Notes: This is a predicted structure of a 75-nucleotide RNA (transfer RNA) from a Bacteroidales bacterium. The RNAcentral record of the sequence draws on ENA and MGnify. Its mean pLDDT, the model's own confidence on a scale to 100, is 81. It matches the Rfam family "tRNA". The family's RNA type in Rfam is transfer RNA. About the family: Transfer RNA (tRNA) molecules are approximately 80 nucleotides in length.

[in-house]
RNA sequence: GCCCCCUUAGUUUAAUGGAUAAAACAGUGGAUUCCUAAUCCACCGAUAAAGGUUCGAUUCCUUUAGGGGGUACCA
Numbered sequence: 001g002c003c004c005c006c007u008u009a010g011u012u013u014a015a016u017g018g019a020u021a022a023a024a025c026a027g028u029g030g031a032u033u034c035c036u037a038a039u040c041c042a043c044c045g046a047u048a049a050a051g052g053u054u055c056g057a058u059u060c061c062u063u064u065a066g067g068g069g070g071u072a073c074c075a
Stems, first nucleotide, its partner, number of pairs: 001071007010025004018055001027043005048064005
């Protein structure tokens, strides 16, 4: 160089064409407690980027970026 796979919240994972993108941990606030831990409640926060198909895209297609793996000069 070529081929294949992956990229969703601070982290780990769901959602495979259709509703307001779901949860756990983490973080913040509160309740409880003499204090801490534990427990409970609430909040916060994401589709790598751009374009295309579609009534509708996290999902399908193309390109780019990043990461991982294979191959070793082969059309």